[in-house]
Context: one part of a larger RNA
RNA sequence: UCCGGCGAGUUACGUUUACUGGCAAGGUUAAGUACUAUAGGUACGGAGCCGAAGGGAAACCAAGUCUUAAGAGGGCGCAAAGUCAGUAAGAGUAGACCCGAAACCGGGUGAUCUACCCAUGUCCAGGCUGAAGCUGCCGUAAGAGGUAGUGGAGGGCCGAACGCACAUCCGUUGAAAAGGGUGGCGAUGAGGUGUGGGUAGGGGAGAAAUUCCAAUCGAACCCGGAGAUAGCUGGUUCUCCUCGAAAUAGCUUUAGGGCUAGCCUCGAUGGAGUCUUACGGAGGUAGAGCACUGAAUUUCUAAGGGGGCGUCAAAGCUUACCAAGGGAUAUCAAACUCCGAAUGCCGUAAAGAUGCUCAUCGGGAGUCAGACUGCACGAGAUAAGUUGGGCAGUCAAAAGGGAAAGAGCCCAGACCUGCUGCUAAGGUCCCAAAGUACGUGUUAAGUGGAAAAGGAUGUGGGAUUUCGAAGACAACUAGGAUGUUGGCUCAGAAGCAGCCACACAUUCAAAGAGUGCGUAAUAGCUCACUAGUCGAGAGGUCCUGCGCCGAAAAUGUCCGGGGCUGAAACACGACACCGAAGCACAGGAUACCGUAUGGUAUGGUAGAGGAGCAUUGCUGGCGCGAUGAAGCAGUACCGGAAGGAGCUGUGGAGUGCCAGGAAGAGAGAAUGCCGGA
Numbered sequence: 001u002c003c004g005g006c007g008a009g010u011u012a013c014g015u016u017u018a019c020u021g022g023c024a025a026g027g028u029u030a031a032g033u034a035c036u037a038u039a040g041g042u043a044c045g046g047a048g049c050c051g052a053a054g055g056g057a058a059a060c061c062a063a064g065u066c067u068u069a070a071g072a073g074g075g076c077g078c079a080a081a082g083u084c085a086g087u088a089a090g091a092g093u094a095g096a097c098c099c100g101a102a103a104c105c106g107g108g109u110g111a112u113c114u115a116c117c118c119a120u121g122u123c124c125a126g127g128c129u130g131a132a133g134c135u136g137c138c139g140u141a142a143g144a145g146g147u148a149g150u151g152g153a154g155g156g157c158c159g160a161a162c163g164c165a166c167a168u169c170c171g172u173u174g175a176a177a178a179g180g181g182u183g184g185c186g187a188u189g190a191g192g193u194g195u196g197g198g199u200a201g202g203g204g205a206g207a208a209a210u211u212c213c214a215a216u217c218g219a220a221c222c223c224g225g226a227g228a229u230a231g232c233u234g235g236u237u238c239u240c241c242u243c244g245a246a247a248u249a250g251c252u253u254u255a256g257g258g259c260u261a262g263c264c265u266c267g268a269u270g271g272a273g274u275c276u277u278a279c280g281g282a283g284g285u286a287g288a289g290c291a292c293u294g295a296a297u298u299u300c301u302a303a304g305g306g307g308g309c310g311u312c313a314a315a316g317c318u319u320a321c322c323a324a325g326g327g328a329u330a331u332c333a334a335a336c337u338c339c340g341a342a343u344g345c346c347g348u349a350a351a352g353a354u355g356c357u358c359a360u361c362g363g364g365a366g367u368c369a370g371a372c373u374g375c376a377c378g379a380g381a382u383a384a385g386u387u388g389g390g391c392a393g394u395c396a397a398a399a400g401g402g403a404a405a406g407a408g409c410c411c412a413g414a415c416c417u418g419c420u421g422c423u424a425a426g427g428u429c430c431c432a433a434a435g436u437a438c439g440u441g442u443u444a445a446g447u448g449g450a451a452a453a454g455g456a457u458g459u460g461g462g463a464u465u466u467c468g469a470a471g472a473c474a475a476c477u478a479g480g481a482u483g484u485u486g487g488c489u490c491a492g493a494a495g496c497a498g499c500c501a502c503a504c505a506u507u508c509a510a511a512g513a514g515u516g517c518g519u520a521a522u523a524g525c526u527c528a529c530u531a532g533u534c535g536a537g538a539g540g541u542c543c544u545g546c547g548c549c550g551a552a553a554a555u556g557u558c559c560g561g562g563g564c565u566g567a568a569a570c571a572c573g574a575c576a577c578c579g580a581a582g583c584a585c586a587g588g589a590u591a592c593c594g595u596a597u598g599g600u601a602u603g604g605u606a607g608a609g610g611a612g613c614a615u616u617g618c619u620g621g622c623g624c625g626a627u628g629a630a631g632c633a634g635u636a637c638c639g640g641a642a643g644g645a646g647c648u649g650u651g652g653a654g655u656g657c658c659a660g661g662a663a664g665a666g667a668g669a670a671u672g673c674c675g676g677a
Stems, first nucleotide, its partner, number of pairs: 001677006011094003015090009026050003032044004054061002064076004097235002100232001104225006115199009124189001126158003129154001133150006162186003166183005201217001203213003238612006248261005262367002264364007272357001273354005278348004287339001288337002293333003298328004304322002306319004370395006377388003400411003415588004420584003426578003429562003435575001438573005448564001454549002458546010475533005481506003486500003512527001516525002589602005613666001615663002618660007631650005637644002
């Protein structure tokens, strides 16, 4: 891992609701007894219980009664049948669907491991060092002291046995549930070790680590209370049909749990419900506005304040200072409003549409983690596949087609069958079903097939304006002068460093007291401006379509790919076709409605309701079986499913069908249990 077997809403009691049955103003027996003798027996037993009358705290009264002074008013009653069983479902009490703790408590068993202690034994190769003391000699007044021996101390030294466990390598489903190799430390001591004994679980022991107490220790192990408890996790076994949610509110030592309501389902009763049109209402949002409350701009006016002048003081004068209030002007606001929609909401009556969608009562639930998308908002950074409300949709619980691929996007809601047709979104060159279709434009960037501020004689369309056959624009030829080097300044300043000016006047076809380059300053080149040559458009501004640059990232170029340029890109127009489980057509099934020909419906998680299949006993009836029962194997049959036959083989003794009744009644999952491979 697989296979086989086992494996989870049960039972008892009282109770609620529904249905079925008996009897009925009544219904019913319990314990027990008798008979019968195993039959879901018969009879007796009326104690008791429920109902038939209520009201009041009670006395008490009674279809009434209580309150009260009350013949008032008001409260609760009367005017609707119950009861005993069975069945189903629910809740309650019990372990109460099953498995699962860590723990708690009681009584016992353990110190053959290990910790410490007690008693009694035993062990420590060899080598080294050489304390005290003692002796000799020297020394001293005597001492002290010195020296040579002797001696053999020490939690002394080196190092085996023995003990320990510091480093490292190996081992890590090991040779071993702690070892092996190489080194290391102690090795006469607080030493090692044998035997016997002691201390016991909130207790012991501990040179102290929450360390040890039999491979178990922040409280050992065994049995019991015990099926502890588990708002937690996992699992919970056949089929089909009808309907079909919620992820919200309030409260909660509550937030991953619950209770009530909401939303679902089943039954009964009633006869409403929803939408559109019309009319009547309430309201302060969007927008707008500045009349209030605030914010905020410019200006005029202007009390008041500041500064200056005024002889200390004052009057007074003045001010490019600040400024209430007022006028004009132009703004802003979720917690501003002189105003004010659209929607939505409430109501009314009629008409139309829909056709059980609505309400009440009763039985049963599930749900209380929601997700994304669009719109209008709050929080956040006008961040998030972020977070919190509102409205709507989808997913959840929804398959199919499209978006290459995709819960939440677009189209569309799958009862079954069909080698029929039409369409939606989206598409029609090939992959790949259908136009290499049509008309008119745009784009040259592979833009299409990612992006901003900003930048640009890209290119199409539109509007407007200036110049132009009295010759524009561009190009070429020629001119571009004089007073004058304007004045000032300056070393110089001559059109061209800078300042000033009325930027003047003259000759002219025209020519600035000068547009730029240039010089130290001049000079020189050039422009404005003018004429000629040429001969038809030229210049500016604005709006708009499609493009260009801006544009750097890590596996591999990335339109899904190939590939596409009068398109297979983009815009507009019109016509075909493809395209889904949509719609239509034909046949069939089920549910509901309808008198009927018939009509409508049938995606579905949690969940409610309904109808069935199969298994094992039991009762009654009918059958089968050695001419072969059950079981097992094979098989092309039947049924809407669970399932059911027939035949053949095997097997070798039981077994089927119908009706009823009862359950140890259905397996794929529980790190399920047992066995096997």